Transfer RNA from Candidatus Harrisonbacteria bacterium RIFCSPHIGHO2_02_FULL_42_16, 73 nucleotides, folded computationally.

């Protein structure tokens, strides 16, 4: 250099055109329980890498860029 794969809450991940106001686990915050802590219960906040395109509608499909990984000369 060429080709391929991946990118979603703080972390790990589900979702693959409309039912999405994006779900779950851990973490975090609040409340309850407890003499206190831990454990447990209930609740809250928190995410689609960036820019275009297709479409009535895009997290999902296409292109480019960025980042990470792999194969190859």
């Nucleotide at each position: 250099g060429g080709c391929c794969u991946u990118a979603u809450c703080g972390u790990c991940u589900a979702g693959u055109g409309g039912c999405c106001u994006a779900g779950g686990a851990c973490a975090u915050c609040g409340c309850c329980u407890u003499c206190u802590c831990a454990a447990g219960g209930c609740g809250g906040g928190a995410a689609c890498a960036u820019g275009g395109g297709u479409u009535c509608g895009a997290u999902u499909c296409c292109c480019a860029u960025u980042a990470a990984g792999g194969c190859u000369a």